[in-house]
This is a predicted structure of a 518-nucleotide part of an RNA (small-subunit ribosomal RNA, 5' domain) from Heliorestis acidaminivorans. Model confidence (mean pLDDT): 82 of 100. It matches the Rfam family "Bacterial small subunit ribosomal RNA".
Context: one part of a larger RNA
RNA sequence: GGAUGAACGCUGGCGGCGUGCCUAACACAUGCAAGUCGAGCGAAGUUAAUACAAUGAAGCCUUCGGGUGAAUUUAUACUAACUUAGCGGCGGACGGGUGAGUAACGCGUGGGCAACCUACCUUGUACAGGGGAAUAACAGUCGGAAACGAUUGCUAAUACCGCAUAAGACUACACUAAGGCAUCUUAGAGUAGCCAAAGAUUUAUUGGUACAAGAUGGGCCCGCGUCUGAUUAGCUAGUUGGUGGGGUAAAGGCCUACCAAGGCGACGAUCAGUAGCCGACCUGAGAGGGUGACCGGCCACACUGGAACUGAGACACGGUCCAGACUCCUACGGGAGGCAGCAGUGGGGGAUAUUGCACAAUGGGGGAAACCCUGAUGCAGCGACGCCGCGUGAGCGAUGAAGGCCUUCGGGUCGUAAAGCUCUGUUUCGAGGGAAGAUAAUGACGGUACCUCGGGAGGAAGCCCCGGCUAACUACGUGCCAGCAGCCGCGGUAAUACGUAGGGGGCAAGCGUUAUCC
Numbered sequence: 001g002g003a004u005g006a007a008c009g010c011u012g013g014c015g016g017c018g019u020g021c022c023u024a025a026c027a028c029a030u031g032c033a034a035g036u037c038g039a040g041c042g043a044a045g046u047u048a049a050u051a052c053a054a055u056g057a058a059g060c061c062u063u064c065g066g067g068u069g070a071a072u073u074u075a076u077a078c079u080a081a082c083u084u085a086g087c088g089g090c091g092g093a094c095g096g097g098u099g100a101g102u103a104a105c106g107c108g109u110g111g112g113c114a115a116c117c118u119a120c121c122u123u124g125u126a127c128a129g130g131g132g133a134a135u136a137a138c139a140g141u142c143g144g145a146a147a148c149g150a151u152u153g154c155u156a157a158u159a160c161c162g163c164a165u166a167a168g169a170c171u172a173c174a175c176u177a178a179g180g181c182a183u184c185u186u187a188g189a190g191u192a193g194c195c196a197a198a199g200a201u202u203u204a205u206u207g208g209u210a211c212a213a214g215a216u217g218g219g220c221c222c223g224c225g226u227c228u229g230a231u232u233a234g235c236u237a238g239u240u241g242g243u244g245g246g247g248u249a250a251a252g253g254c255c256u257a258c259c260a261a262g263g264c265g266a267c268g269a270u271c272a273g274u275a276g277c278c279g280a281c282c283u284g285a286g287a288g289g290g291u292g293a294c295c296g297g298c299c300a301c302a303c304u305g306g307a308a309c310u311g312a313g314a315c316a317c318g319g320u321c322c323a324g325a326c327u328c329c330u331a332c333g334g335g336a337g338g339c340a341g342c343a344g345u346g347g348g349g350g351a352u353a354u355u356g357c358a359c360a361a362u363g364g365g366g367g368a369a370a371c372c373c374u375g376a377u378g379c380a381g382c383g384a385c386g387c388c389g390c391g392u393g394a395g396c397g398a399u400g401a402a403g404g405c406c407u408u409c410g411g412g413u414c415g416u417a418a419a420g421c422u423c424u425g426u427u428u429c430g431a432g433g434g435a436a437g438a439u440a441a442u443g444a445c446g447g448u449a450c451c452u453c454g455g456g457a458g459g460a461a462g463c464c465c466c467g468g469c470u471a472a473c474u475a476c477g478u479g480c481c482a483g484c485a486g487c488c489g490c491g492g493u494a495a496u497a498c499g500u501a502g503g504g505g506g507c508a509a510g511c512g513u514u515a516u517c518c
Base pairs, nucleotide, nucleotide: 001518002517003516004515006514007513008512009511010510013390014389015388016387017386018385019383020382021348026346027345028344030343031342032341035090036089037088040087041086043084044083045082046081047080048079050077051076053074054073059068060067061066097301098300099299106226107225108224109223110222111221112220113219116218117217121214122213123212124211125210126209127208129163131161132160138153139152140151141150142149143148170193171192172191173190175188176187177186178185179184199206200205227273228272229271234264235263236262239261240260241259242258243257244256245255246254276298277297278296279295280291281290282289283288303324304323305322306321307320326337327336328335329334354380356379357378358377362376363374364373365372366371393423394422395421396420403414404413405412406411427459428455429454430453431452432451433450437445462507463506464505465504466503467488468487469486473502474501475500476499477498483490484489
């Protein structure tokens, strides 16, 4: 000098774009953050219309018994529209947060898989025949303070289960040819076994099953790179390798039984400390050094520890189970919870924001769609926290006014500075108009940006420094005191170094200080 997710002191006009718990991965009140589909299903309910039955005021008729009859009410049937607790489907594995752990194939980079998977999407081929048994909802009974259950009975499906059909799928067995990298791969023909399906609708469609291919996303393996300490020198028993078996989507001590005795290490094993990694960011001419906030990629985690279930995908932040700590409810028998989502609270701290608006846009989930959901996101609010831009007026104006300060008392200086005169209107204030962002409709932002008109210099300058380094000096006060200080050093009676004043220098809505990096 540059830089910062900064903080502190003094000061503070506006706008744009960014950015904002670096500390306690401390504990959390409250609200919201993942739902959706009635075009899969039964059921319940609401409203309306229609049909039929009952009821039946007024009126009319009446033989006084009654008849007819609009309104009303009720029941049933059917239709239409709507609502939704449950079954079922898809999605809750994305998006959002955090960096505790991790020195590791975790990350980066380059490869490999003759060792793998991939819902939704796209393309192609083929198929969808015929049955069955349940169960929630519901109704009844019962238990419990609650959370939540138990039991009996009924019912549906794109829920569940057989059967049929079935190929270049899968399994087993062998054959031929070509290729390769040990297992093998590809192509051709063969035998045996085995496995599918679902309908809905407004009749336009859409969904289902199997196989093949693609796309996308993932899984595994390897080479190289990846902090400090030797005042850590030896480490290792599933350890290292083999065989058989198991397991996985898949190779593998991944697991297991047996066999062998190996494997790693001064090219630093093991141990200890520290740490998420990278694109990047800061600095530097570069080499390098430092950092890993925001944004993007990957990884890990979700109160702590462990485990699996479901599923195409999880060993799952707002799922389940177990254990633990903590908090809460309780009728003491038992239960409930997890902000490292967005706001917000307490605490810690030098220090870090609103319990805001909207799904209008972009994107995501569901749905045929309308649409619903979306604290992702878009916006607004707060903070000079940063960067950038603008303003705080312009021209003229000497008797060089008053006043301050200095003075050799002549004067000098603040100083064209002020006043005054003439202007301007960036900002600002008031009024009016008023977007783009949206493609036909739909705009949170927002009556915002912007434009026009009007008023009026009116509302808008501070901070640090002035001994040398280092741009900028005098007076007074103080008297090794009070104090200053980055280094050298100032202060003990004329201090350009302390304090104040005048003057000056620097930067400027900031200026200094502190901390850290180059």

It was read from a public genome assembly.